[in-house]
Context: one part of a larger RNA
RNA sequence: AGCGCACAGUGGAUGCCUUGACUUUGGAUUCCGAUGAAGGACGUGGUAAGCUGCGAAAAGCCUCGACGAGUUGCUAACAAGCGUUGACUCGGGGAUGUCCGAAUGGGGAAACCCAUUUCGCUUCGGCGAAAUAUCUAUUACUAAAUACAUAGGUAAUAGAAGGUCACUUGGAGAACUGAAACAUCUCAGUACCCAAGGAAAAGAAAUCAAUAGAGAUUCCCUUAGUAGCGGCGAGCGAACGGGGAACAGCCCAAACCAGUCUUCGGACUGGGGUUGUAGGACUCCAACAUCUGUAUAUUUCUUAUAACUGAACAAGCUGGAAAGCUUGACGACACAGGGUGAUAGUCCCGUAAGUGAAAUAAGUUAUAUAUGGUAGGAGUAUCCUGAGUAGGGUCGGACACGUGAAAUCCGGCUUGAAUCUGGGAGGACCACCUCCCAAGGCUAAAUAGAUCCAAAGAUCGAUAGUGAACUAGUACCGUGAGGGAAAGGUGAAAAGCACCCCGGGAGGGGGAUGAAAUAGUAUCUGAAACUAUGCGCUU
Repeated sequence: AGCGCACAGUGGAUGCCUUGACUUUGGAUUCCGAUGAAGGACGUGGUAAGCUGCGAAAAGCCUCGACGAGUUGCUAACAAGCGUUGACUCGGGGAUGUCCGAAUGGGGAAACCCAUUUCGCUUCGGCGAAAUAUCUAUUACUAAAUACAUAGGUAAUAGAAGGUCACUUGGAGAACUGAAACAUCUCAGUACCCAAGGAAAAGAAAUCAAUAGAGAUUCCCUUAGUAGCGGCGAGCGAACGGGGAACAGCCCAAACCAGUCUUCGGACUGGGGUUGUAGGACUCCAACAUCUGUAUAUUUCUUAUAACUGAACAAGCUGGAAAGCUUGACGACACAGGGUGAUAGUCCCGUAAGUGAAAUAAGUUAUAUAUGGUAGGAGUAUCCUGAGUAGGGUCGGACACGUGAAAUCCGGCUUGAAUCUGGGAGGACCACCUCCCAAGGCUAAAUAGAUCCAAAGAUCGAUAGUGAACUAGUACCGUGAGGGAAAGGUGAAAAGCACCCCGGGAGGGGGAUGAAAUAGUAUCUGAAACUAUGCGCUU
């Protein structure tokens, strides 16, 4: 020096545990903000660094309910208190709520500086309260060049602004990448940016279909990786039909009539009217019903935000401890779960079942009042039925569809109809046939997401699971945008080692507690690498 064994140390793997996560399902809620939000700064405790709470009325104040013996958060000790005259705690409502922040009196390097006006008080030093930004709309007053007026100015009243970061629709819109290179193509109408809502969007056929029919929209399953599209490469990718969820339909414009005004062109208001087996106006006949919307008031019930009642067991044995074992009982609409010194239906919290609200909120039933909407038949062929529209040309875009035989839809430029004997569609186009009625508008639900609550898991168990089980978006890094950790476990209970000894201390030896101290806070278990010591063997 190497190897091996033994015994210690170091170290923190493993096992066990779970306060925390993850996913899904169900229910509820679904905007906050000038009455100052979201988010912060600074304060605030008897002692107080951090977290939590709160705001100069500052771990709190008032009130209404619930609960019922303790209590002054995490957080022990000390001090001083509070509490059956009901504290603490939980829930509803209210008060206070510094400064910054849309930040709004002016300024500003956020949490700071500096004002003006009015009112009140004043010990005349000051103190306190309120108001004072901008834009838009309306109204009033005032008022230039310039006579009337208008612009402008002033005031009052009302509204807006900012946040969100998930979903949604619209506007605008990449590249890396893939094509084993790359340009059409793809990534992708994705990311990013802007606007809106609690949902949004869509929506009551100028729709599909195919000789049979369906009957607004949305979402799911399927059709189907089919038909197609495609440097026919990479890739992209329907629809019809079928099955479900949910269902709901309506209102204008016009013709015509009346009124008001009229620059005679017409305009406005009210009635009327709203569709494709065409409908309506117009003329005639019949009828005055039925159902329903909104607002207000009263009213019924339900739900949410605290809670309440809630069955039934003992003994012996082992043990530190009984819930274990033995014996004998009991409850069960409750044997879900958790805790208790080991494994408890009957010890505790609960669970099943039932009960409950002073206050606030949401929904709902009924009644009353007010105010709206809602129906038939025949005839005639005079009038109306959405125009720079439909369609065409050209250039783009969207449609699964890359210009293709390319229908359909949208847009720029340019053209440009018909009027019910009318018009559009059925994937170039034509005929027949069938379906539908554009060029105006509204519309709940089924759908998407977020938050909270509850439940569940062939989800994780501290290098896992959220980045975060702990002072975590913390410490720390970066000028900044931004990046971003590590870190859980004594014991049933601190009973956290009185006292003695060695030592300056750290630490240790006795001793005590404890079932256990090789459970001593550097704390459960305590692997390996590595280290010390001893012994053996080899060189």